Notes:
A computed fold for a 71-nucleotide RNA from Candidatus Microgenomatus sp., annotated as transfer RNA. Rfam family: tRNA. It is annotated as a transfer RNA. About the family: Transfer RNA (tRNA) molecules are approximately 80 nucleotides in length. Model confidence (mean pLDDT): 81 of 100. It was read from a public genome assembly. Lineage of the source: Bacteria > Bacteria candidate phyla > Candidatus Microgenomatota > Candidatus Microgenomatia (nom. nud.) > Candidatus Microgenomatus.

RNA sequence: UGCCCGGUGGUGUAAUGGUAGCACGUCGCGCUCUGGACGCGGAAAUUGGGGUUCAAAUCCCUGCCGGGCAG
Numbered sequence: 001u002g003c004c005c006g007g008u009g010g011u012g013u014a015a016u017g018g019u020a021g022c023a024c025g026u027c028g029c030g031c032u033c034u035g036g037a038c039g040c041g042g043a044a045a046u047u048g049g050g051g052u053u054c055a056a057a058u059c060c061c062u063g064c065c066g067g068g069c070a071g
Stems, first nucleotide, its partner, number of pairs: 001070007010024004018054001026042005047063005
């Protein structure tokens, strides 16, 4: 430098263009002599910008970051 793949809560991982879900973690409550386990509930995310569309995590363009291959 060229080509390819990827980027979603704190972490891991789903979502065939139509309410962003699950698990762990975290917070609150219950249970308990206390803690853990267990039960109930809450907060928390789509890498930036632009475009297409009634509607974009998803499709298109471009940037950023990470990985792979080639030279």